[in-house]
């Protein structure tokens, strides 16, 4: 230098392939149940879907650029 993969809430993730209402579990805060705390029940909130830009009536998803990560191969010794 050149190949692949990843990149979604505070964290971990599904959902990309084949475009059509952004979902889970953890945590957090609220309530409840407890003598109290923990479990537990129940709700709540929390996302520019990595950054630009194409393509479409419509992009997390197609495409092109580039940012970070992770692996292999190269290059010098």
């Nucleotide at each position: 230098g050149g190949g692949c993969c990843u990149g979604u809430a505070g964290c971990c993730u599904a959902g990309c392939c084949u475009g059509g209402a952004a979902g889970g579990g953890c945590g957090u805060c609220u309530g409840g149940c407890u003598u109290c705390u923990a479990a537990c029940c129940a709700g709540a909130a929390g996302a520019u879907c990595c950054a630009g830009g194409g393509u479409u009536c419509a992009a997390a998803u197609c495409c092109c650029u580039g940012c970070a990560g992770g692996c292999c191969c190269g290059c010098c010794a």

Transfer RNA from Euryarchaeota archaeon UBA136, 77 nucleotides, folded computationally.
Lineage of the source: Archaea > Methanobacteriati > Thermoplasmatota > Thermoplasmata > Candidatus Thermoprofundales.
The prediction has a mean pLDDT of 83.
It was read from a public genome assembly.
Its Rfam family is "tRNA". By type it is a transfer RNA.